[in-house]
Molecule: Glycine riboswitch aptamer
Organism: mouse gut metagenome
RNA sequence: AGGCUCUCUGGAGAGUUCCGUUUUAUGGACGCCGAAGGUGUAAUGCGCAGAAAUGGCGCAAAUCUCUCAGGCAAAAGGACAGAGUAUGA
Numbered sequence: 001a002g003g004c005u006c007u008c009u010g011g012a013g014a015g016u017u018c019c020g021u022u023u024u025a026u027g028g029a030c031g032c033c034g035a036a037g038g039u040g041u042a043a044u045g046c047g048c049a050g051a052a053a054u055g056g057c058g059c060a061a062a063u064c065u066c067u068c069a070g071g072c073a074a075a076a077g078g079a080c081a082g083a084g085u086a087u088g089a
Base pairs, nucleotide, nucleotide: 006084007083008082009081010080015030017029018028019027020026021025031072032071033070037068038066040064044060045059046058047057048056
């Protein structure tokens, strides 16, 4: 220096749907979203064995994918980005 943690700022999408209970939450029904997390996978990279192979095995890997979870007024959350603090090789 970078990374992690922490602070501040910005930060999208989708029904303020219907019925019931109830004081903002919850149960059910139908319809949707993808940017907490997670699933699967790809370009690709690394490794193993091998004489070698556009072959075999393993690991990592997305904003793609699934929609499990989460979400569909506001609030909260929010991948990611910017600025900064402390620790620290």